[in-house]
Molecule: TPP riboswitch aptamer (THI element)
Organism: Isoptericola chiayiensis
RNA sequence: CGCCACGACACGGGGUGCGUCCGUCCGGGCGCUGAGAGCACACCCGUCGAACCUGAUGCAGCUCGCACUGACGAAGGGAUGUCGCCAUGGCGCACC
Repeated sequence: CGCCACGACACGGGGUGCGUCCGUCCGGGCGCUGAGAGCACACCCGUCGAACCUGAUGCAGCUCGCACUGACGAAGGGAUGUCGCCAUGGCGCACC
C1' cells in the first nucleotide's frame, strides 16, 4: 500500500410463542423460554444468506405446555449498496 474479515452510513428483510388468573370476550395482570414474546430510534438478519417463511394444525424424544434436542435439510423460498482502513485479526506486495 492492496485485499478479506471487519467498521461506519444508508437501505432493506423478519419474528412476537407458551402457562396461569381475571375478563365487559376487546383485552389486561403475573409467570416461563428467548437476542427479541406485539411496535420499539429495540432485537435478529441481509446471498459465504437455518434471520425468517413454506412443507407443518406434520415426525421422534422431552415438557403441564411453549421452549429445547434430533430428523425432515445437499428440500423449496428468502432481504445489499456505498464509503473507510480510525479499532481488531488474517493474507499478499513494496521498501528500510